Small-subunit ribosomal RNA, 3' major domain from an uncultured bacterium, 456 nucleotides, folded computationally. The RNAcentral record of the full RNA draws on ENA and SILVA.
Context: one part of a larger RNA
RNA sequence: UGACGGGGACCCGCACAAGCGGUGGAUUGUGUUCUUUAAUUCGAUGAUAAACGAAGAACCUUACCAGGGUUUGACAUCCCAAGAAUUAUGUCGAAAGACGUGAGUGCUUUAUUGAACUUGGUGACAGGUGAUGCAUGGCCGUCGUCAGCUCGUGUCGUGAGAUGUUUGGUUAAGUCCAUCAACGAGCGCAACCCUUGUGAUUAGUUGAAUUUUUCUAAUCAGACUGCCCCGGCAACGGGGAGGAAGGAGGGGAUGAUGUCAGGUCAGUAUUUCCCUUACAUCCUGGGCUAGAAACGCAAUACAAUGGCCAGUACAAUGCGCAGCGAAGCCGCGAGGUGAAGCAAAUCGCAUCAGAGCUGGUCCCAGUUCGGAUUAGAGGCUGAAACUCGCCUCUAUGAAGUCGGAAUCGCUAGUAAUCGCAGAUUAGCAAGCUGCGGUGAAUACGUUCCCGGGUCU
Numbered sequence: 001u002g003a004c005g006g007g008g009a010c011c012c013g014c015a016c017a018a019g020c021g022g023u024g025g026a027u028u029g030u031g032u033u034c035u036u037u038a039a040u041u042c043g044a045u046g047a048u049a050a051a052c053g054a055a056g057a058a059c060c061u062u063a064c065c066a067g068g069g070u071u072u073g074a075c076a077u078c079c080c081a082a083g084a085a086u087u088a089u090g091u092c093g094a095a096a097g098a099c100g101u102g103a104g105u106g107c108u109u110u111a112u113u114g115a116a117c118u119u120g121g122u123g124a125c126a127g128g129u130g131a132u133g134c135a136u137g138g139c140c141g142u143c144g145u146c147a148g149c150u151c152g153u154g155u156c157g158u159g160a161g162a163u164g165u166u167u168g169g170u171u172a173a174g175u176c177c178a179u180c181a182a183c184g185a186g187c188g189c190a191a192c193c194c195u196u197g198u199g200a201u202u203a204g205u206u207g208a209a210u211u212u213u214u215c216u217a218a219u220c221a222g223a224c225u226g227c228c229c230c231g232g233c234a235a236c237g238g239g240g241a242g243g244a245a246g247g248a249g250g251g252g253a254u255g256a257u258g259u260c261a262g263g264u265c266a267g268u269a270u271u272u273c274c275c276u277u278a279c280a281u282c283c284u285g286g287g288c289u290a291g292a293a294a295c296g297c298a299a300u301a302c303a304a305u306g307g308c309c310a311g312u313a314c315a316a317u318g319c320g321c322a323g324c325g326a327a328g329c330c331g332c333g334a335g336g337u338g339a340a341g342c343a344a345a346u347c348g349c350a351u352c353a354g355a356g357c358u359g360g361u362c363c364c365a366g367u368u369c370g371g372a373u374u375a376g377a378g379g380c381u382g383a384a385a386c387u388c389g390c391c392u393c394u395a396u397g398a399a400g401u402c403g404g405a406a407u408c409g410c411u412a413g414u415a416a417u418c419g420c421a422g423a424u425u426a427g428c429a430a431g432c433u434g435c436g437g438u439g440a441a442u443a444c445g446u447u448c449c450c451g452g453g454u455c456u
Base pairs, nucleotide, nucleotide: 007456008455009454010453011452012451013450015446016445019410020409021408022407023406026300027299028298029297030296031295032294033293034291035290042053043052064286065285066284067283068282069281070280073125077124078123079121080120081119082118083117086103087102088101089100090099091098092097107114127275128274130273131272136269138264139263140262141260143258148187149186150185151184152183153182154163155162156161167178168177169176193252194251195250196249198221199220200219201218202217203216204215224246227240228239229238230237231236302403306362307361308360309359310358311357312356318349319348320347323342324341328337329336330335369400374395375394376393377392378391379390380389416438417437418436419435420434421433422432
C1' cells in the first nucleotide's frame, strides 16, 4: 500500500423479508458423469461446465473404430515428358479403385509454341481436428453496468508513499454541491445511437368505398425540475398543476483499470515439439444414439379455475422461386392430386392462433384424469429410415393423487399462463431466438443469509 476479520460505522442489490410460480418425487426428451464398448471422437467441470461449442450425428457431417486401398499424395507452387479438353464402354470389386477398348483433335502463336485441363515421373514440398490456451494473437466468460481506476503540476514524508479521491450533504452514479494543500485532467458514469409511448407536417402504392381517421415511413415537435408551494447556503429532496408521458418515462446496444496463468491451438492465425508408405489421405460398414447407476436443464401430468363434444370471437413478429403453394377433388387422418397467384402491405404459409366466450356432458374415481409403453396398418423426406428420422390412424393404457432435506426465478404489461413465427434442415426441437393474447400478488422493513461499494 493492499487483502482478510464469526472488528466498527454508513449505503446498495429479488440479497433477505412480503408474495406468486416452480425445481427436488413420476414418465419422457436432452446434456453430463460413470460404466460398457472395436469405437462409444474431442473440448467445456463451483459460482463463470452440464438443451454448452452443436442455428439441427441415417450417408455426408466425422475428427472415432473395423476392414479394403493410395504414397509428391484429397489440396498449392515449381521442373521434365506425353496428351487438347471431353466423352462412350468392358472385366473385377462392397465402394474407393485397378486393368482395358473406342470416339474426339478445339482456342492461340513469330507455326517452334503458349493458355487452360488430363496422365506419368523427379524431388523441393504438401498434409496433420497430433501435443502445448502454463509460449501467444484475436475473441469470449466472470466480478459487474459494480462506481470505480488513474495521471500532470504542486505540497507533505529520509523513504515506500500520501494528498487530490478525505469530510458534511446529495445522487442510480467519484452524480452534483459546500468545505478543504491542493489545482486541474484522462478512462469509466451520464449524454450522443436504436426502439417504444403522444402530436404535427409531408407523401402514399398493393392498405382503407369516402371522411374525421387507421396504417405505412420520412422529417420535426414534445420533458427541461421549465412553472407553483414547502425545506435547504447550494446541490437537491417532498408535494402540486398542466400533460400522451414527470423527474433516468419503458426497453436495448454500450462493459473502465484490472481479477481468475479463467475458456478456446477443434473457428481461423501462430511459437516450439512431434508424424511423414503415416499421427497424411480415399472408400464401405459401424460408432458418436450403448445402460446397473448418479447429476443438470426442460416437456407432460397428477385434474372440476378441469377433461371431452358442438358453436363462436380477437393478434403480432416473420418467411417464401431448387421457394410459399390457393380454390376444387380424394382420404377418418398424416397426406395425395391439382395447378391459380406471388421475388410479395398485392399471392401464399394462414379459416392467420390458442387460451377466451356460449351451450352440453362427465360427478371426484387411478376416472371420459394422465398419456408412457407396445402391437398392427399407413403417410412424408431421401440413393437409403435395420442399427438410427418425423408424422397419422386403430388398439393398448404404465408411473403419477402436488413431491423429504434442500433449492431457483420474478417488483408490472413483470410473474404466471396461451398459442404463433423464424434460423439451422432434403427430412427431423419438448432446444434456441423473436412475436403478440390474457394478466396477478407483494415489498412492514434492513435484525439476519449472500454478494458488492465507501471510510475506519